[in-house]
Formats: sequence, structure tokens, C1' cells
RNA sequence: GCGCCGGACCGGAUGGUCGCUGUCCUGCUGCGAACGCCGGGAAUAUCCCGGGCCGCGCAGCAAGAGAGAGGAAAGUCCGAACUCCGCAGAGCAGUGUGCCGGAUAACGUCCGGGAGGAUGGAUUCAAGUCCAUUCGACGGAAAGUGCCACAGAAAACAUACCUCCCCGGCUUGCCGGGGUAAGGGUGAAAAGGUGCGGUAAGAGCGCACCGCGCGGGCAGUAAUGCUCGUGGCAGGGCAAACCCCACACGGAGCAAGACCAAAUAGGAAGGGAUUUCCGGUGGCAACACCGGGAGCGUUUCUGCUCGAAGCGCCCAACCUUCGGGUAGGUCGCUGGAGCCGUCCAGCAAUGGACGGCCUAGAGGAAUGACCGUCAGCGGCGGCAACGCCGUACAGAAUUCGGCUUACAGGUCCGGCGUCACU
RNA sequence: GGGCGCUUAACUCAGCGGUAGAGUGCCAUCUUCACACGGUGGAAGUCAUAGGUUCGAAUCCUAUAGCGCCCACCA
Repeated sequence: GCGCCGGACCGGAUGGUCGCUGUCCUGCUGCGAACGCCGGGAAUAUCCCGGGCCGCGCAGCAAGAGAGAGGAAAGUCCGAACUCCGCAGAGCAGUGUGCCGGAUAACGUCCGGGAGGAUGGAUUCAAGUCCAUUCGACGGAAAGUGCCACAGAAAACAUACCUCCCCGGCUUGCCGGGGUAAGGGUGAAAAGGUGCGGUAAGAGCGCACCGCGCGGGCAGUAAUGCUCGUGGCAGGGCAAACCCCACACGGAGCAAGACCAAAUAGGAAGGGAUUUCCGGUGGCAACACCGGGAGCGUUUCUGCUCGAAGCGCCCAACCUUCGGGUAGGUCGCUGGAGCCGUCCAGCAAUGGACGGCCUAGAGGAAUGACCGUCAGCGGCGGCAACGCCGUACAGAAUUCGGCUUACAGGUCCGGCGUCACU
Repeated sequence: GGGCGCUUAACUCAGCGGUAGAGUGCCAUCUUCACACGGUGGAAGUCAUAGGUUCGAAUCCUAUAGCGCCCACCA
């Protein structure tokens, strides 16, 4: 220098003219009376009536100052703030998360660690071990159920097609009986692996190492690791199959919700309990009213059951569907888990202290249009100088923290490979 | 702005871990003088796209794309 990978950041610059949306300041005009002020009253800190020079509030006009899309504003996939719904109880069901520790308002996010997989290299007779890089939704398959097509002897209570070995028979390469599971073959997967011994052939049959189970010790907050003893090995895979275990979860969403104004038919259909007991008061009585209990109906509390609460026991409430009216304004609405810098604590995520800063707030929805200059990149033409054309993904909509997806081009840092030079 | 659902043959749909199916339509052929009906046979699919889980994915999970539905206030 080139290529690849990872991380952080930027994502046109500048000038002129004309606009758009908020904010602020000044002046003028008009209107108003919540507050100040002025005048008056009264039951005298409170209150009532009046005024409009000034302050003040609102609106308009004129001039001016300053600001005005993003790293993803996107997908709406998670988590919160905020708001409302009767503060949301118990059980079952349901949904989500899932190694360990930490960070955080919270999270399925982030940081650190552990174990595992893949690739490459080294080493060992081999299994294996070690190193480097990299990846991931990584609890439980020894609670239970289910599935594992085809092929294959056999797919999970194991089993025997070929081969191998022994015995017997004879037609001398076949048959019958038995042993074995090492080798072959099937498959994604074949009932521990490698090596040595052993054997008729074999086999954890024996031994060593590796793996695994059980028990103990040590280290670590823990996941887990190391080590000692013991057992010849029991327990194939799938939980992004049902499920089990642990933890978490009330619902809806700014079209949430609050206030003002205007208009209309408080309209129609369907669903909807046709009770009862006790006490008191009134009454001749029928009965009426009040209070309480039971029952029934309905609504809400997530789906069901219980439980609780509200309303009602008649022509209503309430629910569902249809129909009618409005298409206006104000608040919520942007000063916040905010941004920048320095220092400190921590491996880091992050937290703390100090200093500085204010950075869109629209609503049939602003953030633009035109003309220049310059830069980067791409395409076309040209021998070249140069000329022409184009300018990534995309645009706030209550607000934050993440994740994911899209993205021309550029800058910086780190790692690896390769080439050249010293 | 917010909340949901669906993509399988030309059309309408089934299939929900193990070789992709049905009806209609299409093509060829038989039947008929000819057409329709009817009979027989056949073709037609990136299971929207990409990645993952699994031995194996239309089916399970995640992301993306396309299409569709609902939600204002008043009484």
C1' cells in the first nucleotide's frame, strides 16, 4: 500500500432572493376587566359597585431578533413514564421469560464470567488435550406422554442380513444346531470411545487413558472448575412437541383523557327478574312508606368458577345492533430517567460530583422553492484537459430506554492476511 | 397515530412435522352432422420472501414484503 473482519462517528459546505410554523422584543390600533391601580360603599386583611390614564389580559397590523426532521423520525417487536377504567381479591386456565453474577426506572436490552458448538493450527499410536478466532432463544430427556418417515436384522422392554468362530452331517460348499456383536451394510442417529492384553472367534472379559454416574474434599458470591475414592456403564435424539420446574404478568391506549362551544330525534329493534320474609310508622281494611335480610336479573372486576361492588325487581337502568347530530377551540405538548465537557469509582455496562447549555411542537398537518459557487461519489462522451446528467435510506405527530430492518459515500481506531522496503 | 388478521395451482379453499390435495377452470381424446352435457386421460405450485430449530418445515420460531379490517366526539 491492498484485501477482509470488528467497533466508534459523520452522513454535503457556503451565499443571495422569496415564502411557511412556533418563540421573544418594540411600537400603534381595537376590545376587555381575572389581578394591580384609581374613586366610592360596607358587616373593614376578606367583600360589593363603578372607572379604563397607566400597568395587565386578548386580538390585529407594522418593523426586528433568533430557532426549525433522523441515525434510523421506520417496523410497532419488547420495556417504561403518563392518563383513564369501581386500586384490579382467591383458584383454575392463559401469555411471556429461562446458564451465573452485575447494570438499569424497567426490559426479551446491555456488560462481565461459565459451559458448549464450528473453523484453523500444534500435539498424541489413537481417543483425546492445548492455543487462536468465531457463533448462539444456553432450565429439565433420571416426572410422565408422544414422535423418530424411507432404508435397515433392529429406532429403544433391544436385535442378528452378510461376515467371523465352534460342533454335527454329507452330495466338499452347502445344510442343521450353537456362540459373538469386533468388522461390513442401512440410516440423521445403532446401546460408551481409543489403545494394549485376552479368546475358538469375540466381548468392560481384564488393564491404562478419555467420557459418564454416585460419594467426598478444595477454590469461587454463583454458574462451574480442579482433585480423591468408587461403579464396568445403567441414561439414543427431539421441549422453536405436549409438558414439568422457577419467576413475572389487571385492562386499554394521547383517536388515552380534561374543559368550553355548536347541532340533533334522549329515536327504533332485540335481550331483560312478572319475587318473598322480618321489624317500625300510618290506616277499619286493602294497602302505602321507611329500614334490614334472602332470592332473582343485569352490569363491571381479562376467559371460567367462587367472591366483591353498583343498579333494579318492571316497562326502567344496562348491553348489542341500526339510526340522528357535529367535523370547531383550549389543555394534555414538550425543561426531560435531557444534552455537552472535565474529574472520580468500576475490567465493563453504568453510576456520582462539578461547570456550562436550552435544542421543532405542527394539526387537511410547517421545516420549502428558485438562482449561484465549491467538494465527494456514480454514469455517459472524450486521446487528454474537460463537459453533461444524477445525488443513499428516508421524513417528527404524547414522550423516553432498547431491539430489528433500510442506507450512496466518507473519517478514525483495533485485529488478521498479503506484498514491497529497512 | 393506535390495535388486529390473512398470504397454498388461473379462481375458491383443505392439509398443520415424514412423497402437496379437492372442486371449478384449462388441454387432449371419445361420443354428436355440429355444439353443450357426459366418459377417459393429462398438464399446471420457488406453499409470499429470507434466516433459524429439527435427521427432515407448507406446518414450529424470528425478520421482511404485500393485502385487508377496526378505533373520533355529542346525547

Two RNAs folded together computationally: RNase P RNA and transfer RNA, 497 nucleotides in total.
Rfam match: Bacterial RNase P class A. Rfam classes the family as a ribozyme. Rfam describes the family as follows. Ribonuclease P (RNase P) is a ubiquitous endoribonuclease, found in archaea, bacteria and eukarya as well as chloroplasts and mitochondria.